This is a predicted structure of a 1448-nucleotide RNA (small-subunit ribosomal RNA) from an uncultured prokaryote. RNAcentral holds the sequence, with entries from ENA. Rfam family: Bacterial small subunit ribosomal RNA. The prediction has a mean pLDDT of 84.
């Protein structure tokens, strides 16, 4: 410090996720030792048991025990001190509670210092004794008694009160004679109470709150100020700088994180606060409204004799419960500290220790060295080896830790040690007792095999798994950390993803629709003054601990100790005065006023004009009009449309008209008048900062809509009809009501857009245009200036597009707004509205994206240019019939398999009767039909017999018997058997593959190097202007070159020449039936080599180019015809059944053999063909001319037989020689339009040929039979010249079988205006939400499942307010006839003062009644939308002009 993830790729925006650190943690697996820490985060839930606060006899009296009689001790009670500390918890509390810094009107036991005093009396009450109540707890009555208990009196330095002169008020003693106490006053220290400034969570979907409330006067009360309380008076006080209300929360030092700023947090330790079962209350006291005190009320638990009592672990242990989860009912007061005491001492679950727990941090160990045959085993393997791995074993060492034995502390300055026989030290033995966890697709270090087969599973994100998974599970190996390792949870970080440091708002989320203006914020120049901000110095404070630095102590470290720094803060004070601020004075550049002048659809009101539409009246006139893609609804013979004249009415203003003008925006358009707002220019007289922005607020605000009343020509939601359509609640047409118009009122929203808030300053230009001003002259031009409005463009900015003095540049000011997509601008709440609705505005849940700009493609019912038998123009077909053939389907034991739009279907198959053959049935074989290796044996020929359907098996007999030989079973070959390795598979996967092939397409394209441009994907080149069949060529150009394609080179046909002349040819000579023979090689031909054509020549055109047009010559003319040749790639195209091949599967079978069957089935559907439907023909007859090619298990002349297929003989020929071989269309005659003398299917019968064999299932012949069919619906195919059409011929395969396929020649047309349309393709451009690329993407309803949520009659609970009722305990006030020791008086009877009980009153907790507010839970029936889900239904809304442009 970053990384992964949106895309085909790119840049950006933006969210999600990861790597780090931390924890009072928990869970899973594992676990050796020690040190130091930590350990109920949940139920402030309930608690059994024990302990956690007592001590003092030197305050006091009784009682008791011991006694050496001197005394010592125990101890209930009285009395004094303590129990308000220490310990626990975080309920409550948003507060002067806490933090920090100040303040004045206070108190203070014990402690310290100082001063003064401590005289003399009195009356009681416990204990105790007696009587007595009660189960108990606990009392009642009578009697005795002491004190440092209680009460007067005296005294008063100082103290308090006050009317300034008076008044008031104290004490306690003990005793060992040295002290400890007591009283008053003052001071101190420390502690506590009170007040104030500042800081201290979220919510405005909480906006108003408050009546002791705010202040005053007086009184009361308190330790003290104060509405703290009361009476009276006034009406204030708080609040947008957030009152009140709601929710949440103890606060801090600190802790965690972070570079910091911040964010989160408040366990342990420390300071403060609050609480002690819940609520209330006071008493005592220096101090409490009191955790282990009291009283009352309530809930709960326990005891009870039912009358009544007892209790409060949020002290330490411990129990139950809750929970994912948190320890021992331990030891000790030895240390530190606390209480009491003069002290000894007692008490102390504070504390010191120990126990449990890997909860954390830190340290240590589980061994070290040598050791290659690189052991065995495991795993992998290309079978060679590699790896585990010096790892182990083995040998040599060591002994930390643990164990055992011994010794043995510091903590304790003299005594006292729980810890503890602990730490430490010494010794002994032995490698001995001690390693796991997670991960290995990328992020992220680490890879293989097997299993599994979208299953099981993994997953933090992206994503893995559908038969070759480095992602699941296991193993081997590896990586990381280590007594731990992972997971989960939480916090910060990364996240500049709330942006103070440090972000944004044209299109990504985001500028308010526009203005006016309040508060607030910000604000021109000069000179003074002040010093609030600001800056500097000093002082105080900022507890300790923590963090940091230095040093020290435990062997180190963690940990602990000492010192320093720091604590970024607050307060006080002294200074500085530039800037901001405040204040005084002045100025004119901002702003405004005034004068002159100008332009304008700026606004409002009232008039007025013409064109057009419609309607009405009248005339002319007749059958249509209207409307559309085409129609129909509609109007019209009752006279429409058209046309002429006249009239009525409403609305809108053609031309001018213009990126022209005006306005803040919405918006504004005939003309005239009136009223009125704003703006520009010129002048520079006046004011003197008067300015800018603007939360709330107020106003304006298109269209539609609403209310009331008018108006209504045209247009036109709704609606109706007609069309269209599968449907058509639409688009189109005919009608048509609200509405559109006016007046008044409401609504308050728009893609209210420049998707760009306002103001001011600065920063190159150039070209237009609107309105003014200035000077110059050639008077229609240029120059200049101010203010607007446009186009381009430098710098700069931007993710890019783009913006660019009208900024989206450089700065400042103020306001508004944004923080992933969906849910949702929705629900609820509140406000507004008559309603419709508007404003404000969430959450649950869900996704790993949603987006912006640009790029390359692909696509478009986008555009431009161009090509092709693509259309058109023609000719002939297919689709109808019969048959052939292939396919689908069906059938079947099997009908083997593959091919599937073009680019499967006369395709693989250039030939299924057996074979082929892969299928089916049956019968057989098992090292196999075939290959290699090992062992053993055999090897020839002929004949006969048996079994079987056959393949085959078996037997007998005869001859002595494979080849070579170095004579050796030595070598080779063949064959049989045996055993094992193995063979074999047309079994699966063409989506694991090679090779080959199809297709786009013989289309003109596809790329690279370097350079340049761009952040980049990419672009450029390859685009542009011409041209071409062509990315063919030329020109231009930030490109320059190059490669694969095109073309050419190759073959063939057409012309000529040369060479050659048999089997070919015959002009000349001879000859013959015949080129038959002689002869010849001129010609034809054959087959080898050359030539020829190149836009070369001429004219025109074009740019002086490339080229195009025409012409000449030429056999051929502009690639002369045809072929071969197929770029980068696309279709997971086809083929595992040609072959090859990975993996999987079968192995007496999924292998092999044989026989028979099947591939030939047949209701039907499709493709491709053949033959026809006839006269351009059929039949009969006659008769001429081809070319390619084939031939020895062959072609077969010729002769002969048969009506014929063919048969029997048979010459020649391995072929320019012989043969197939005869060509057919042609010509002549006949038939005369009919199911025929057309057509030949089908069927019967007789034959022929091939073959082992024609039944299933061949071809052919003869005779007989004579079906459909009379030119073919929608639709569709081929062809541009020697082509189509038509005619025959040959060949491959092949025993036989062709209408198929591949070739060959004969005869031989028609048409092409042209590129609008259909199909396919190329280039450029445009749009895109597509990229699996339009066979794309994608929307909504409905149906189903699940999830969260709104409404909902109600219901339950919490909390709170108001009114009223009740009114315990308690203090206060009043009363006090009952009771009353201390003081006073006294006549000694009593009275007084004072006090107590009791009673009364207001206050008040709990409780109750009623009415609300608010929050939460549940929620019937029902209901609203939303989200998610692999395959559902209906349509096709959006993305292309998305087929009606889309959107608000």
């Nucleotide at each position: 410090a970053g990384a992964g993830u949106u895309u085909g790729a790119u840049c950006c925006u933006g969210g999600c996720u990861c790597a780090g650190a931390a924890c009072g943690a928990a869970c899973g697996c594992u676990g050796g030792c020690g040190g130091c820490a930590g350990g109920c985060c949940u139920a402030a839930c309930a608690c059994a048991u024990g302990c956690a606060a007592g001590g003092c006899g030197a305050a006091c009296g009784a009682a008791c025990u011991c006694u050496u009689c001197g005394g010592a001790g125990u101890g209930a009670g009285u009395g004094g001190c303590g129990c308000a500390c220490g310990g626990g918890u975080g309920c409550g509390u948003a507060a002067c509670g806490c933090g920090u810094g100040g303040g004045a009107a206070c108190a203070u036991g014990c402690c310290u210092c100082a001063u003064g005093g401590u005289g003399g009396g009195g009356g009681a009450c416990a204990a105790c004794c007696g009587u007595u109540g009660g189960a108990a707890a606990c009392g009642a009555c009578g009697g005795c008694u002491a004190a440092u208990a209680c009460c007067g009196c005296a005294u008063a330095a100082g103290c308090c009160u006050c009317u300034a002169g008076a008044g008031g008020g104290a004490a306690a003693g003990a005793u060992u004679u040295a002290u400890c106490g007591c009283c008053a006053u003052g001071a101190g220290a420390g502690u506590g109470g009170c007040c104030c400034g500042c800081g201290u969570u979220g919510g405005a979907u909480u906006a108003g709150g408050u009546u002791g409330u705010u202040g005053g006067u007086g009184a009361g009360g308190u330790a003290a100020c104060g509405g703290c309380u009361c009476a009276c008076c006034a009406a204030g006080c708080c609040g947008a700088c957030g009152a009140u209300c709601c929710a949440u929360a103890g606060c801090u030092g600190g802790u965690c994180u972070g570079a910091g700023a911040g964010g989160a947090u408040g366990a342990c330790c420390a300071g403060c606060c609050a609480c002690a079962c819940u609520g209330g209350a006071a008493c005592u006291g220096a101090g409490a409204u009191a955790c282990g005190g009291u009283c009352c009320a309530g809930a709960c638990u326990c005891c009870u004799a039912c009358g009544g009592g007892a209790g409060g672990c949020a002290g330490c242990a411990g129990u139950g419960g809750g929970g994912a989860a948190u320890a021992u009912u331990g030891c000790g007061c030895a240390a530190u500290g606390g209480g009491g005491g003069a002290a000894a001492c007692c008490c102390u679950g504070a504390c010191g220790c120990a126990g449990c727990c890997a909860u954390g941090c830190c340290g240590c160990g589980u061994g070290a060295g040598u050791g290659a045959a690189a052991a065995a085993g495991g795993c992998c393997u290309u079978c060679g080896g590699g790896u585990u791995g010096u790892a182990a074993a083995a040998c040599u060492c060591u002994u930390u830790c643990a164990a055992c034995u011994g010794u043995g502390a510091c903590g304790a300055u003299g005594a006292u040690g729980a810890c503890g026989g602990u730490a430490g030290c010494a010794g002994u033995a032995g490698a001995a007792g001690a390693a796991g966890c997670c991960c290995c697709g990328g992020c992220u270090a680490a890879c293989u095999u097997c299993g599994u087969g979208c299953c099981a599973g993994c997953a933090g994100c992206c994503g893995c798994g559908g038969u070759a998974a480095u992602a699941c599970g296991a193993a081997g190996g590896g990586g990381g950390c280590a007594a731990g390792c992972g997971u989960u949870g939480u916090u910060c970080g990364g996240a500049a993803u709330u942006a103070c440091u440090g972000g944004g708002c044209g299109u990504a989320a985001a500028g308010g629709g526009c203005g006016c203006g309040u508060a607030g914020g910000c604000g021109g120049a000069u000179c003074g003054g002040a010093c609030a901000g600001u800056c500097a110095g000093a002082g105080g404070u900022g507890a300790a601990a923590u963090c940091c630095c230095g040093g020290g102590g435990c062997u180190c470290a963690a940990c602990c100790c000492c010192g320093g720094a720091a604590c970024u803060g607050c307060c006080u004070u002294u200074g500085a005065u530039a800037c901001u601020u405040c204040u005084g004075a002045u100025c004119u550049a901002g702003a405004g006023u005034c004068c002159g002048u100008g332009a304008g659809a700026g606004g409002a009101u009232g008039g007025u004009g013409g064109a057009a539409u419609a309607c009405c009246c009248a005339g002319u006139g007749u059958a249509g009009a209207g409307g559309u893609g085409a129609a129909a609804u509609u109007c019209g013979u009752a006279g429409a449309u058209a046309u002429u004249g006249g009239g009525u009415g409403g609305a809108a203003c053609a031309c001018c008209g213009g990126u022209g003008g005006c306005g803040a925006a919405g918006g504004c358009g005939g003309c005239c008048a009136u009223c009125u707002g704003g703006c520009g220019c010129g002048g520079u007289a006046c004011u003197g900062a008067c300015g800018c922005u603007g939360a709330g607020g107020c106003g304006c605000g298109a269209a539609a809509g609403c209310g009331u009343g008018g108006g209504g020509a045209g247009c036109a939601a709704a609606c109706a009809g007609g069309a269209u359509u599968a449907g058509a609640u639409a688009c189109c047409c005919u009608g048509g009501u609200a509405g559109u118009c006016c007046a008044c009122g409401c609504u308050g929203u728009a893609a209210a857009c420049g998707a760009u808030g306002u103001g001011c300053g600065c920063u190159a230009g150039c070209c237009g245009u609107c309105g003014g001003g200035g000077g110059g002259c050639a008077u229609g031009c240029a120059c200049u200036u101010c203010a607007g409005u446009g186009a381009c463009g430098c710098a700069g900015c931007u993710a890019a597009c783009g913006c660019g003095u009208u900024a989206a540049g450089c700065a400042c000011u103020c306001c508004g707004c944004c923080u992933g997509g969906g849910g949702a601008g929705u629900a609820c709440u509140g406000c507004c509205g008559c309603a419709a609705g508007g404003c404000u505005a969430a959450a649950a849940c869900u996704c790993a994206a949603a987006g912006g700009a640009a790029u390359u493609g692909a696509c478009g019912g986008g555009g431009g240019c161009c090509c092709g038998c693509a259309c058109a123009a023609g000719c002939g077909g297919u689709g109808g019939a019969g048959c052939a053939u292939g396919u689908g389907g069906u059938u079947u034991a099997a009908u083997u398999c593959g091919a599937a739009g073009c680019a499967a279907c006369g395709c693989g198959a250039a030939g299924a009767a057996c074979c082929u053959u892969a299928c089916c049935a049956g019968c057989c074989c098992u090292u196999g039909a075939c290959a290699u290796g090992g062992g053993u044996g055999u090897c020839g020929c002929g004949a006969a017999c048996c079994a079987g359907a056959g393949a085959u098996g078996g037997u007998u007999u005869c001859c002595u018997u494979c080849a070579g030989u170095u004579c050796g079973g030595c070598u080779g070959g063949a064959u049989a058997c045996c055993a094992c390795a193995c063979a074999g598979g047309u079994g699966c996967u063409g989506c694991a593959u090679g090779g080959c092939u199809g297709u786009c397409g013989u289309c003109a394209g596809c790329u690279c190097g370097u350079g340049u441009c761009g952040u980049g994907a990419g672009a450029u080149g390859u685009u542009g202007g011409g041209u071409u069949a062509a990315g063919u060529c030329c020109c231009g150009c930030a490109a320059c070159g190059a490669g694969c394609g095109c073309a050419a080179c190759c073959c063939u046909c057409a012309c000529c020449c040369u060479u050659a002349g048999u089997u070919g040819c015959c002009a000349u000579c001879a000859u013959u039936u015949a080129g038959u023979u002689g002869g010849g090689c001129a010609c034809u031909c054959u087959a080898a080599g050359g030539g020829a054509a190149c836009u070369g020549c001429c004219g025109g055109u074009g740019a002086c180019a490339a080229g195009c047009c025409g012409g000449a010559g030429g056999a051929a003319g502009g690639u002369g015809g045809g072929g071969a040749u197929g770029a980068c790639g696309u279709c997971a195209a086809g083929u595992c059944c040609u072959c090859a091949u990975g993996g999987c599967c079968c192995u007496u079978a999924c292998g092999g053999g044989c026989u028979g069957g099947g591939c030939u089935a047949c209701a039907c559907a499709c493709g491709u063909g053949c033959u026809a439907c006839a006269a351009u023909g059929g039949c009969g007859g006659a008769u001429a001319c081809a070319g390619u090619g084939g031939g020895c298990c062959g072609c077969g002349a010729c002769c002969u037989c048969g009506c014929g297929a063919g048969g029997g003989g048979a010459a020649g020929c391995g072929a320019a020689u012989c043969u197939c071989u005869a060509a057919a269309a042609u010509c002549c005659g006949u038939c005369u339009c009919a199911g025929u003398u057309c057509g030949g299917a089908u069927u019967g019968u007789u034959c022929u040929c091939u073959g082992c064999a024609a039944c299933u299932c061949g071809a052919g012949a003869g005779c007989a039979u004579g079906a459909a069919g009379u030119u073919g619906g929608a639709a569709u195919c081929g062809c541009u010249a020697g082509u189509a059409a038509u005619c025959g011929u040959g060949g491959a395969u092949c025993a036989g079988c062709a209408u198929g396929c591949c070739a060959c020649g004969g005869u031989g047309a028609a048409u092409a205006c042209g590129u609008u349309c259909c199909c396919g393709g190329g280039c450029c451009u445009u749009g895109u939400a597509c990229a699996c690329a339009c066979c794309g993407c994608c929307c909504g309803u409905c149906a189903c499942a699940c999830c969260a949520u709104g409404g909902g009659a109600g219901u339950u609970g919490g909390u709170u307010u108001u009114a009223c009722c009740c009114g315990a305990a308690g203090g206060c006030a009043g009363u006090g006839c009952g009771c009353u020791a201390a003081c006073c008086g006294u006549u000694c009877g009593c009275g007084g003062a004072g006090g107590c009980a009791g009673c009364u009153g207001a206050c008040c907790a709990c409780g109750g009644u009623a009415a609300g507010g608010u929050c939460a839970g549940c929620g019937a029936a029902c209901u609203g939308g939303g989200g998610u889900g692999a395959a559902g239904u209906c349509g096709u809304a959006a993305c292309a002009a998305g087929g009606u442009a889309a959107c608000c």